[in-house]
RNA sequence: GACUUAUAAAGAAAGGUGGAGGGAUAGGCCCGACGAAACCUUGGCAACCUCUUCGAUUCAAAGAAAAAGGUGCCAAUUCCUUUCCCGAUCGUAGCAUCGGGAUAAGAUAAGUA
Numbered sequence: 001g002a003c004u005u006a007u008a009a010a011g012a013a014a015g016g017u018g019g020a021g022g023g024a025u026a027g028g029c030c031c032g033a034c035g036a037a038a039c040c041u042u043g044g045c046a047a048c049c050u051c052u053u054c055g056a057u058u059c060a061a062a063g064a065a066a067a068a069g070g071u072g073c074c075a076a077u078u079c080c081u082u083u084c085c086c087g088a089u090c091g092u093a094g095c096a097u098c099g100g101g102a103u104a105a106g107a108u109a110a111g112u113a
Stems, first nucleotide, its partner, number of pairs: 002112006013042005021031003026081003043074003048070002052065003078105001083102007090094001
């Protein structure tokens, strides 16, 4: 990198080095010299894996609690924008706007060859 499954309107930043970019891509809109990326230190969030316990008890699953370990994350809904279906609205117009459902893409986790 490919494939499978799950998840996302919640939550959580200080310091040092550094010195102009960053928010995946494109457009938009933002963040950034009151200091971007990256790296380091410390802290935190969360509960995917995991641990312990409850539960169940043939085994497992769902559910509840914890946070030692493996990841992840700590501006903005995944910052917004895919496509299809349904509904509503607009004196009839649209690839319209708004809401809902499914879904694409990307992200993260766990797994597969």
A computed fold for a 113-nucleotide RNA from Fluviicola sp. XM-24bin1, annotated as SAM riboswitch aptamer (S box leader). The prediction has a mean pLDDT of 79. Of the family's consensus pairs, 88% are formed in the model.